[in-house]
This is a predicted structure of a 336-nucleotide RNA (Bacterial RNase P class A) from Candidatus Rhodoluna planktonica. Taxonomically the source falls in Rhodoluna (Bacteria, Bacillati, Actinomycetota, Luna-1 subcluster). Rfam family: Bacterial RNase P class A. The family's RNA type in Rfam is ribozyme. The coordinates come from a structure-prediction model, not an experiment, and the mean pLDDT is 76. The gene name in the source record is rnpB.
RNA sequence: UGGGUCGGCCAGGCAAUCGCGAGAAAUCGAGGAACGUCCGGGCUCCAAAGGGCAGGGCGGUGGCUAACGGCCACCCGGGGUAACCCGCGAGAAAGUGCAACAGAGAGUAAACCGCCGCGCAAGCGGUAAGGGUGAAACGGUGGGGUAAGAGCCCACCAGCGGGGUGUGUGAGCACCUCGGCUAGGUAAACCUCGCCUGGAGCAAGACCAGACAGUUAGCUUAUAAGUUGCCCGCUUUGCUAACGGGUAGGUCGCUUGAAGUCUUGAGUAAUCAAGAUUCUAGAUAGAUGAUUGCCCCCGAAAGGGACAGAACCCGGCGUAUCGGCCGACCCAUCAC
Numbered sequence: 001u002g003g004g005u006c007g008g009c010c011a012g013g014c015a016a017u018c019g020c021g022a023g024a025a026a027u028c029g030a031g032g033a034a035c036g037u038c039c040g041g042g043c044u045c046c047a048a049a050g051g052g053c054a055g056g057g058c059g060g061u062g063g064c065u066a067a068c069g070g071c072c073a074c075c076c077g078g079g080g081u082a083a084c085c086c087g088c089g090a091g092a093a094a095g096u097g098c099a100a101c102a103g104a105g106a107g108u109a110a111a112c113c114g115c116c117g118c119g120c121a122a123g124c125g126g127u128a129a130g131g132g133u134g135a136a137a138c139g140g141u142g143g144g145g146u147a148a149g150a151g152c153c154c155a156c157c158a159g160c161g162g163g164g165u166g167u168g169u170g171a172g173c174a175c176c177u178c179g180g181c182u183a184g185g186u187a188a189a190c191c192u193c194g195c196c197u198g199g200a201g202c203a204a205g206a207c208c209a210g211a212c213a214g215u216u217a218g219c220u221u222a223u224a225a226g227u228u229g230c231c232c233g234c235u236u237u238g239c240u241a242a243c244g245g246g247u248a249g250g251u252c253g254c255u256u257g258a259a260g261u262c263u264u265g266a267g268u269a270a271u272c273a274a275g276a277u278u279c280u281a282g283a284u285a286g287a288u289g290a291u292u293g294c295c296c297c298c299g300a301a302a303g304g305g306a307c308a309g310a311a312c313c314c315g316g317c318g319u320a321u322c323g324g325c326c327g328a329c330c331c332a333u334c335a336c
Base pairs, nucleotide, nucleotide: 001332002331003330004329005328006327007326008325009324010323012295013294014293015292016291017290018289020029021028022027031307035318036317038316039315040314041313042312043201044200045199046198050232051231052230053229055197056196057195058194059193060074061073062072063071064070075089076087077086078085079084090192091191095190096189097186098185112131113130114127115126116125117124118123139157140156141155142154143153144152158182160179161178162177163176164175165174166173167172205252206251207250208249214243215242216241217240218239219238224236225235226234259278260277261276262275263274264273265272266271296305297304298303
C1' cells in the first nucleotide's frame, strides 16, 4: 500500500418562538432496537402450588445467571492459506418405519455389461476384481490363492468393539493390547434415555362510587364453578339454560429497579464483590411535536436526513437500520 476477519461506539448539533404530557414547584419527557411477542423471570389471582397420567421443551463438557432455548470458555466435526467462521452436537449392534428419479439390484442386497466353466446353440451355473446407475452399492493397498474371483487367507493401513496406561474437573486427547475381519443413511420419523415443566395473565388483581328487574324451564345435596387435556385433592356455593334488564366512571397497581454511571478488586471470559454517586416518561384514546435561523452530511440544483416510536417491569434471542467513527488481528507485496 492492497485485500480480508472480528469487536465496540454514535444515531444529526445549537439557539429562538409556539404547543403537548407529568409534577405543588423546581424540573423531567422514547430506542438501540421502545419492534416481533419467540424464550426466561419478577409481580398478581387460583391452595405462597399439591399427587398421578397425558402433553410440551431441552440435549457435547465445564462455568455464569433470578432464570433461560441465553452468555462465556473449552472439546468434537466441517470450511478457510490465515485472522476466523459454521453446527436443532444424546442414542441407528432395543424395536418399527422411510429413501423420489436413475439403476439388474436400496439392505443380514443384487448378476445389466464384463470375466470363468459347461454346452453346437439357446441357455444354465460360478463370480462383487473391472464397467455402468445413483446422494448412498457391504473397507483401501500389496501378496497368496482360484477355472475366474472374493477377508477366502496373510501383511500393513483405515474404521468398529472389549480391556488397559498416562493426562485433563470434564467433554476428550495420546499411546499400548486383544478380537472378529466390516458393521450403510435417516431420530426438526415414531421411539428410547437423561433433565426441566401447574394454569391464566396488568382487560392480572384490589378498593371506592354508582345503576338494575326479574320471568320461565330443568337438575337437585349432589352437582356446578374456580382448575389447565383428564383423574384425584383443595376452595367456594345452590347451579344450569333461554328471554329480559343494568354498568362500562374514579383511585391504586404504575415505575426505585436482578436500576444507571464511575472507581477499585477477583476471574482467560461470561460474570461477581465492594465503595462513591444519580433519580432518568408514566399517558389511558393515549403527551414527547411544529416553525425559523446557523452549522453538519448527501446532491449539480431543487430538495432530502436510516429503521422505527413506550403502554406492568426486567434478562435474552430474532428481525429492521441512512451515514459515519474507533480498536485489535490475519494474508500478500514493497521499503528500511